c-di-GMP-I-GGC riboswitch aptamer, 79 nucleotides, folded computationally. Its mean pLDDT, the model's own confidence on a scale to 100, is 84. Of the family's consensus pairs, 95% are formed in the model.
[in-house]
RNA sequence: UACGAUAACGGCAAACCUGUCGAAAGAUAGGGACGCAAAGCUAGAGGGCCUUCCUAAUGAUGGCAGCCAGCUACCGAAU
Numbered sequence: 001u002a003c004g005a006u007a008a009c010g011g012c013a014a015a016c017c018u019g020u021c022g023a024a025a026g027a028u029a030g031g032g033a034c035g036c037a038a039a040g041c042u043a044g045a046g047g048g049c050c051u052u053c054c055u056a057a058u059g060a061u062g063g064c065a066g067c068c069a070g071c072u073a074c075c076g077a078a079u
């Protein structure tokens, strides 16, 4: 460095419910755990997906990092 234990210390929190914001996608707070070794960060300057607008395209709009990707990082069994 790769890698990722039935390890340690800890962390995050899907669906769903409630409040708030939004036209929507979705966001946010609380509850709640399906899962996660990056489920940390990055969304004009990688791809992809979703929303709305528009006679419709190689457009505009806002969103998704828990799709891939990029960047950074705790721990240390085996290899």
Base pairs, nucleotide, nucleotide: 002079003076004075011036012035016031017030018029019028020027021026034066040071041070042069046068047067048064049063050062052060053059